RNAcentral holds the full RNA, with entries from SILVA. This is a predicted structure of a 524-nucleotide part of an RNA (small-subunit ribosomal RNA, 5' domain) from a metagenome. Its mean pLDDT, the model's own confidence on a scale to 100, is 82. It matches the Rfam family "Bacterial small subunit ribosomal RNA".

Context: one part of a larger RNA
RNA sequence: GAACGAACGUUAGCGGCGCGCUUAACACAUGCAAGUCGAACGAGAAAGCACCUUCGGGUGCGAGUACAGUGGCGCACGGGUGAGUAACACGUGGGUAUCUACCUUUUGGCGGGGGACAACAUCUCGAAAGGGGUGCUAAUACCGCAUAAGUCCACUUCGGUGGGGAAAGGCGGCUUCGGCUGUCACCAAAAGAUGAGCCCGCGGCCCAUCAGCUUGUUGGUAGGGUAAUGGCCUACCAAGGCUACGACGGGUAGCUGGUCUGAGAGGAUGAUCAGUCACACUGGAACUGAGACACGGUCCAGACUCCUACGGGAGGCAGCAGUGGGGAAUAUUGCGCAAUGGGCGAAGGCCUGACGCAGCGACGCCGCGUGGGUGAUGAAGGAUUUCGGUUCGUAAAGCCUUGUGGGAGAGGGACGAAUAAGUUAGGGGAAUAAUACCCCCUAGCCCUGACGGUACCUCUUCAGAAGGCACCGGCUAACUCCGUGCCAGCAGCCGCGGUAAUACGGAGGGCGCAAACGUUGUUC
Numbered sequence: 001g002a003a004c005g006a007a008c009g010u011u012a013g014c015g016g017c018g019c020g021c022u023u024a025a026c027a028c029a030u031g032c033a034a035g036u037c038g039a040a041c042g043a044g045a046a047a048g049c050a051c052c053u054u055c056g057g058g059u060g061c062g063a064g065u066a067c068a069g070u071g072g073c074g075c076a077c078g079g080g081u082g083a084g085u086a087a088c089a090c091g092u093g094g095g096u097a098u099c100u101a102c103c104u105u106u107u108g109g110c111g112g113g114g115g116a117c118a119a120c121a122u123c124u125c126g127a128a129a130g131g132g133g134u135g136c137u138a139a140u141a142c143c144g145c146a147u148a149a150g151u152c153c154a155c156u157u158c159g160g161u162g163g164g165g166a167a168a169g170g171c172g173g174c175u176u177c178g179g180c181u182g183u184c185a186c187c188a189a190a191a192g193a194u195g196a197g198c199c200c201g202c203g204g205c206c207c208a209u210c211a212g213c214u215u216g217u218u219g220g221u222a223g224g225g226u227a228a229u230g231g232c233c234u235a236c237c238a239a240g241g242c243u244a245c246g247a248c249g250g251g252u253a254g255c256u257g258g259u260c261u262g263a264g265a266g267g268a269u270g271a272u273c274a275g276u277c278a279c280a281c282u283g284g285a286a287c288u289g290a291g292a293c294a295c296g297g298u299c300c301a302g303a304c305u306c307c308u309a310c311g312g313g314a315g316g317c318a319g320c321a322g323u324g325g326g327g328a329a330u331a332u333u334g335c336g337c338a339a340u341g342g343g344c345g346a347a348g349g350c351c352u353g354a355c356g357c358a359g360c361g362a363c364g365c366c367g368c369g370u371g372g373g374u375g376a377u378g379a380a381g382g383a384u385u386u387c388g389g390u391u392c393g394u395a396a397a398g399c400c401u402u403g404u405g406g407g408a409g410a411g412g413g414a415c416g417a418a419u420a421a422g423u424u425a426g427g428g429g430a431a432u433a434a435u436a437c438c439c440c441c442u443a444g445c446c447c448u449g450a451c452g453g454u455a456c457c458u459c460u461u462c463a464g465a466a467g468g469c470a471c472c473g474g475c476u477a478a479c480u481c482c483g484u485g486c487c488a489g490c491a492g493c494c495g496c497g498g499u500a501a502u503a504c505g506g507a508g509g510g511c512g513c514a515a516a517c518g519u520u521g522u523u524c
Stems, first nucleotide, its partner, number of pairs: 001524004006520005013368006019361002021326001026324003030321003035073003040070002048061005080279003090203007098196002103192007111145001113143002120135006151164005169184006205251003212242003217239008254276004258269004281302005304315004332358001334357003340354001341352004371401004381392004406462007416451001422445008468513002471510002473494003479508005489496002
């Protein structure tokens, strides 16, 4: 000199864009953060309104709605944190013994049966959380049977032979009620895409005051296990394997693109953003599933907190806000799904603290303003003086002017949003008995904005609200007076202060930067 996720002191007008628990991976009240599908399925209220009534009630609408249940897909993404990890964790370059839901392309298929279990009803246990018994029932839930181009397994003379193994319907259109057909689903197989698993070369911290380490250890055979290779695991056999090019041990640490600095080489660093890994109260385990050994799932153990009828139960903010605590220190218990993206759905749509916005903070960067011109009786006043003067100083006042930027008032008022969805018309395509239905294209119409009556624009008015902070001995730009008297104090280094202190404190003046200026900390 530059930089910062900064803090502290003094000061402070506005806007834009960013950033904001670096400490206790400490504990958490409350609300929200993952649902959706009735076009898979069975069941199915109430309030309220209207009508009838024998005044008990009934019927219709509400409504096949709400709540709940079975089933499907999602919940493995998105969001958070950096504890652990010195490791194939990461970066880079290769490899393959593997898997891949949804998506795309292609081929073939989708026949015919059965028995249950929730919901529900009823009985019952329990304070609760939550169960238990009996009975009824549907399905794209579950289970046999049939079929098998291809697929899997075994054998093979490589021609083949034998064996195993699948499926589900829903919604439309037409119908002579037999069915035909469209579309979305479903099954098998192949390929792709995407994502993932595993293996290897090389690269990136400190300590040798850590020098030897190792028995599933190193290799082989056989088997098990896995989607898959492999001591991954087991049995047997051999006695190997690593190490001064640093094994083993200890300390520290998520890694990278990057960021800061520097002419570069290098050094330091890893906030925000992006990629990746690990973790989810602590430790362990598996289940489901295409995918987890699963942040808002399950089980076990532990610590802690809460409820309890003392028998037993409930919980996990390192999601968004917010609270306590720690700390020098870090924000709102806000608005909206309008946009982008995600989940589900045929779709309308629903959900989304992702996200888009707003709020708070000079925390950072950038921009703007606090007026412009004129004005010498060089006013008054302050400071100083050699008492003549000098200086603050064109500075002020006064006069003229502008209204840009800014404040106040009034009026108008967005972009982000339409190539989406819906609907009408036209054209085309596939298929068909078909001009319906289905798909695509074009044109018209219509709907949708949290931010926000915000930004911005126009008009009126007002010089009016808006300048501080540090420094002035040398380094280093900037000097005098007074006070103090080795005291009080200053100080980054050298050093100032003991009676004329440009170095302490105040004042006047000056210099520097400026909505900031200094100090502290850290890095180069």